[in-house]
RNA sequence: CCAGGCGGCUGGACGGCCGCGGCACUCGAUCUGGAAACAGGGGUGUCGAGGAAAGUCCGGGCUCCACGGAGGCAAGGUGCCGGACAGAGUUCGGCGGGGGGAACCCCAGGGAAAGUGCCACAGAGAAUAGACCGCCCAUCCUGAGGGAUGGGUAAGGGUGAAACGGUGCGGUAAGAGCGCACCGCCUCAACCGCAAGGGCGAGGGCUCGGUAAACCCCACCUGGAGCAAGACCGAAUAGAGAUGGGCUCAGCCUUGCGCUGUACAUGCGUCUCCGCAUGCCAUCCGGGUAGGUCGCACCAGGUCUGCUGCAAGGCAGGCCGCAGAUGAAUGGUCGUCGCCCCGCAAGGGGAACAGAACCCGGCUUACAGGCCGUCUGGCAAA
RNA sequence: GCCGGCUUAGCUCAGCUGGUAGAGCAUCUGAUUUGUAAUCAGAGGGUCGGGGGUUCGAGUCCCUCAGCCGGCACCA
Repeated sequence: CCAGGCGGCUGGACGGCCGCGGCACUCGAUCUGGAAACAGGGGUGUCGAGGAAAGUCCGGGCUCCACGGAGGCAAGGUGCCGGACAGAGUUCGGCGGGGGGAACCCCAGGGAAAGUGCCACAGAGAAUAGACCGCCCAUCCUGAGGGAUGGGUAAGGGUGAAACGGUGCGGUAAGAGCGCACCGCCUCAACCGCAAGGGCGAGGGCUCGGUAAACCCCACCUGGAGCAAGACCGAAUAGAGAUGGGCUCAGCCUUGCGCUGUACAUGCGUCUCCGCAUGCCAUCCGGGUAGGUCGCACCAGGUCUGCUGCAAGGCAGGCCGCAGAUGAAUGGUCGUCGCCCCGCAAGGGGAACAGAACCCGGCUUACAGGCCGUCUGGCAAA
Repeated sequence: GCCGGCUUAGCUCAGCUGGUAGAGCAUCUGAUUUGUAAUCAGAGGGUCGGGGGUUCGAGUCCCUCAGCCGGCACCA
């Protein structure tokens, strides 16, 4: 210098002017309201998005509902071992497996000898193995190339994702863990490790295909809903109820402000006819709606230093106070500088992902550009 | 804000316990008809929303992202 691995930081800076939201103090002289306090409003000070505020995937706080205690069933989730954190499906360290030349990365990584299911197509045979070609033996036939029948075999070919240990030597008619050596597997096991696990050595010829992100078994965990949770205050209108007063007609019976009507009144269709709609007044009143207030921002908080631990983290001390809206603030503009692109230059253009909504911890996903640390490999030079 | 569900052909939908994806309408071609419609016969058309994983094998099982839809405030 090039290529790559791992970890971390940042997410334009400063200033002027104008503006927005919260809080505190203050004015209230002027305009509006009010008797005033004060409110609308004015002034000053201060604070005002993120590393993910996002997805809502886990866990917790908080609130309501359910619940006597304990245990069990169902359903859902988690799943090597040890640790950390309040806890977790997160994270740190280790073990085992896999990938890479290396730094390093990935793994839902319990159980397939508890049971059930499935393994399409191809293939002889797909889990109680099996015999298409081939190889070998016996008998028979022959036109001497071979063929037929019966049996043995699983080494070779072929199929498949997968063929019932692999390679080699011996052995055999041909073969075969049939025998032996090494590797793999299973059982026992010195020793090491808290454990997962590793494993000196000995034995067994080998019995155990894969799939549990199929049912299932084992161990452990989980009551349900969610701030539109929930608490408080509470109009107007309509309606239900209570009390009191008042009374167009006719009919009916259940005797109530009930029903019916071609009667009556009012309104509408411009008037008549006709049609439709309505049927007394006053006062009081429960919950609750609109709306408002709280919940609502001080915490497993942040940061610095020291000690401790391989690490995640823990302990001690110091410092800091850090948004709180609800048609929803956190902005606009100008100047200087910095970054990127175009251009010889003057100059011009651009700046990611995205934006709180009860709060906190974690995960996942998106992200222009820049910076730092550390490690691996290659080339060159010393 | 919170909680659920869905995504398969141009449209509406099937797809069971993983094994190479179908139906109806629509489109195209041919027949029938003087011609059209209807009818009959046939054909084409699918990265199963995107990506990753488990598996020999994924529309299906698991994770993640995107898009769409619905519900959540007691008037009688």